Predicted 3D model of a 73-nucleotide RNA (transfer RNA) from an Ignavibacteria bacterium.
RNA sequence: GUGGUAGUUACCGAGUAGGUCAAGGUGACGGUCUGAAAAACCGUUAAUGUGGGUUCGAUUCCCACCUACCACA
Numbered sequence: 001g002u003g004g005u006a007g008u009u010a011c012c013g014a015g016u017a018g019g020u021c022a023a024g025g026u027g028a029c030g031g032u033c034u035g036a037a038a039a040a041c042c043g044u045u046a047a048u049g050u051g052g053g054u055u056c057g058a059u060u061c062c063c064a065c066c067u068a069c070c071a072c073a
Base pairs, nucleotide, nucleotide: 001072002071003070004069005068006067007066010026011025012024019056027045028044029043030042031041032040049065050064051063052062053061
């Protein structure tokens, strides 16, 4: 340099033939329970890499860029 894959909350990680509330787990915070803890249970918390385009509507489609990884040269 060329081609491909991926980027979702503090962390891991699913998803979508475009449309209510963006799953689940970990963590953190609060509560129930306990003599007190742990465990368990309940609640709260917070996200679609960046910028454009298409569209009534984009996490999803298109383009460019950034980052990581893989292959080729």
Its mean pLDDT, the model's own confidence on a scale to 100, is 82. Rfam family: tRNA. It is annotated as a transfer RNA.